[in-house]
Context: one part of a larger RNA
RNA sequence: CACUCGUUAAGGAACUCGGCAAAUUAGCCCCGUAACUUUGGAAGAAGGGGUGCCCUAAGGGUUAGAAGACUUGCUCUUCGAAGCCCCUAUGGGUUGCAGCGAACAGGUCCAGGCGACUGUUUACUAAAAACACAGGUCUCUGCGAAGUCGAAAACGACGUAUAGGGACUGACGCCUGCCCGGUGCCGGAAGGUUAAAAGGAGGGGUUAGCCGCAAGGCGAAGCUCUGAAUUGAAGCCCCGGUAAACGGCGGCCGUAACUAUAACGGUCCUAAGGUAGCGAAAUUCCUUGUCGGGUAAGUUCCGACCUGCACGAAUGGCGUAACGAUCUGGACACUGUCUCGACGAGUGACUCA
Numbered sequence: 001c002a003c004u005c006g007u008u009a010a011g012g013a014a015c016u017c018g019g020c021a022a023a024u025u026a027g028c029c030c031c032g033u034a035a036c037u038u039u040g041g042a043a044g045a046a047g048g049g050g051u052g053c054c055c056u057a058a059g060g061g062u063u064a065g066a067a068g069a070c071u072u073g074c075u076c077u078u079c080g081a082a083g084c085c086c087c088u089a090u091g092g093g094u095u096g097c098a099g100c101g102a103a104c105a106g107g108u109c110c111a112g113g114c115g116a117c118u119g120u121u122u123a124c125u126a127a128a129a130a131c132a133c134a135g136g137u138c139u140c141u142g143c144g145a146a147g148u149c150g151a152a153a154a155c156g157a158c159g160u161a162u163a164g165g166g167a168c169u170g171a172c173g174c175c176u177g178c179c180c181g182g183u184g185c186c187g188g189a190a191g192g193u194u195a196a197a198a199g200g201a202g203g204g205g206u207u208a209g210c211c212g213c214a215a216g217g218c219g220a221a222g223c224u225c226u227g228a229a230u231u232g233a234a235g236c237c238c239c240g241g242u243a244a245a246c247g248g249c250g251g252c253c254g255u256a257a258c259u260a261u262a263a264c265g266g267u268c269c270u271a272a273g274g275u276a277g278c279g280a281a282a283u284u285c286c287u288u289g290u291c292g293g294g295u296a297a298g299u300u301c302c303g304a305c306c307u308g309c310a311c312g313a314a315u316g317g318c319g320u321a322a323c324g325a326u327c328u329g330g331a332c333a334c335u336g337u338c339u340c341g342a343c344g345a346g347u348g349a350c351u352c353a
Stems, first nucleotide, its partner, number of pairs: 001348008010339002014337001019334001027051005036041001038171001052094004059086004065079005070073001095099001107332007114324002119131002135169007147155002172319004177249003182246002184242005191237003197231002202226005209218003250268005277311001278308001289305005
């Protein structure tokens, strides 16, 4: 010097991103216990008192015995000494610094965010607000079900719509607004478009033949290469429905007898222009917004305001008791975290072998 421990005057978070770490608290008995609440809880809330040993009272059990009753029995009922056992603790005494004498053995409270909860997770840097969850909704599936699967087999299920698959949401309470123009899904089938196929008008190649002095031209049948019209399903176009499907939910100008603001009016655009509730928020850039609270002093925190850069209703909205090795702010207690260090113990380090 390092590590692991023990103690520490006065102060007591001044440390620090942050009380991280440490300390405090702690068992059992008694008293007592708030807001809030889903009436279960919260709660061991909080906050107090007691605790050793000795003597002693009360209570309960057992029972010798006593009394009574009749169905006279190895009967039943009541009372019940001593002893023993159990439980509790009335009144005294006594002792130490200290009596749950060691060890084991909750610190507490207030407020807020998130997630209802118990659970699950990144084996080896993340345990959480992430996942799951009961509950809710939509959708598919009529049974050889849908779905899964490489054939078969199998699962689903020896189940049958109060069942099974998929998707989203996520206890509970109050609720869940408007938009179907786009995309998707469902339904429709009149019209348009459209494949293979059918169809074969027409065209090309070849050449028996014909014409021609020749070059060449024309050219049937057959073979062959093509090929228009026409017929032709689903789909798409089209017509409807559907948002707890994917998703979306405006701008400008004016106006009230101070000013300011605008219940009101005008206009443009849209499928429709954000309703309730919440709001500088896990969302607010400007921003340490402004006001209030807490502090001597508060970029955090709590309560409001609303100017929401860029909340918002099952990509759920807003609340919410209980719960949480969760996150944030505050308070009490407590402490070597600190002022600011010090001392001690053990193990290393160091020296020798």